Overview
Predicted 3D model of a 145-nucleotide RNA (FMN riboswitch aptamer (RFN element)) from Leucobacter sp. The organism belongs to Leucobacter, within Bacteria. The sequence was found by an Rfam model in a public genome assembly. The model forms 100% of the base pairs in the Rfam consensus.

[in-house]
RNA sequence: GAUGUGUUCCGGGGUCGGUGAGAAUCCGAACCGGUGGUCAAAGUCCACGAACCUCGCUUCCGCGAGGCCGAUCCGGUGAAAUUCCGGUACCGACGGUGAUGCACGCGGCCCGCCCGCGUCUCAGUCCGGAUGAGAGGAACGCGGC
Repeated sequence: GAUGUGUUCCGGGGUCGGUGAGAAUCCGAACCGGUGGUCAAAGUCCACGAACCUCGCUUCCGCGAGGCCGAUCCGGUGAAAUUCCGGUACCGACGGUGAUGCACGCGGCCCGCCCGCGUCUCAGUCCGGAUGAGAGGAACGCGGC
C1' cells in the first nucleotide's frame, strides 16, 4: 500500500413580505440540493439510494423480484469542465392540511361571468410515516499478501 472480515460512529437541505377574518399552501421576492463516478469541483451527464406501484413469500416484523423514477443551455479559461467562472433557464416522491381555479354540477336572487352548497383540484421550503430506512462514508480491531 492493496485485499478479506468484524465492530462502532456518521449518513437531506430550505421563508420572509403583501393581501386578508383566516394563508409558511394564494401573490411577490427569497432560499435549498442525498450517494458513488466522470481527464477538473455536477440538483439538471452516467449510475445508485429513498419514495411510489405491481407480484411472490411471510403468523407478525418484514424479505425478495420487477416496474416507475424530474430538470440547462450560451459564452469564457483550459490539455481536459453539460462539473470551474460569467450569464440565463429549469426541476423537485407519497399521505395530510388548504383562502387556489375564466374547473365541473346543483340551487338562489337585488340576474352580476354575483351568492350558497357539493365534487375535483392547489406546498421542493408546513405537518406525517421518519428518533425509520438507505446509496454509501469514516475510524478502529483481526486475518493475510